RNA sequence: AGGCGUUCUCAGGGCGGGGCGAAAUUCCCCACCGGCGGUAAGCAGCAAUGUAAGCCCGCGAGCGCCUCGGGCACUGCCCGGGGGUCAGCAGAUCAGGUGCAACUCCUGAGCCGACGGUAACAGUCCGGAUGGAAGAGAGACAGC
Numbered sequence: 001a002g003g004c005g006u007u008c009u010c011a012g013g014g015c016g017g018g019g020c021g022a023a024a025u026u027c028c029c030c031a032c033c034g035g036c037g038g039u040a041a042g043c044a045g046c047a048a049u050g051u052a053a054g055c056c057c058g059c060g061a062g063c064g065c066c067u068c069g070g071g072c073a074c075u076g077c078c079c080g081g082g083g084g085u086c087a088g089c090a091g092a093u094c095a096g097g098u099g100c101a102a103c104u105c106c107u108g109a110g111c112c113g114a115c116g117g118u119a120a121c122a123g124u125c126c127g128g129a130u131g132g133a134a135g136a137g138a139g140a141c142a143g144c
Stems, first nucleotide, its partner, number of pairs: 003144002006139005016030004031124002033113002035059004042051003054111002062089002064086001065083008093109005115127003
């Protein structure tokens, strides 16, 4: 000096209008939204640098899966705790332009979105969740 660890704080947006109907913010037409890290030929700046992707690389929450405990009307189901690579659900972009080069810029047209609930199928409503968390910032220094 750097890393690990440690303490604290922070850490997700969106149904507005119309239609059908007994019933839909769930269907149909129009509309609306985009977590975190990386990358960047754009943008700002004299420069250092800052900033710029839902669909390029990777990560997170959820479900699944595995596991532990408990319960029961026990080949299984339910409740609660834990694991986190196993990566199954698991995701989605093309065309034209410029250019040495574009997955990233410009123009256009597309596409995607956990689980449970519901008088009717939900990215946008309600719920687990006053939860968890990728990570961001700040602090402390006794430890590795």
The prediction has a mean pLDDT of 78. This is a predicted structure of a 144-nucleotide RNA (FMN riboswitch aptamer (RFN element)) from Tritonibacter multivorans. Of the family's consensus pairs, 100% are formed in the model. The sequence is in RNAcentral, with records from Rfam and Ribocentre. Its Rfam family is "FMN riboswitch aptamer (RFN element)". Its family is annotated with FMN binding in the Gene Ontology. Lineage of the source: Bacteria > Pseudomonadati > Pseudomonadota > Paracoccaceae > Tritonibacter.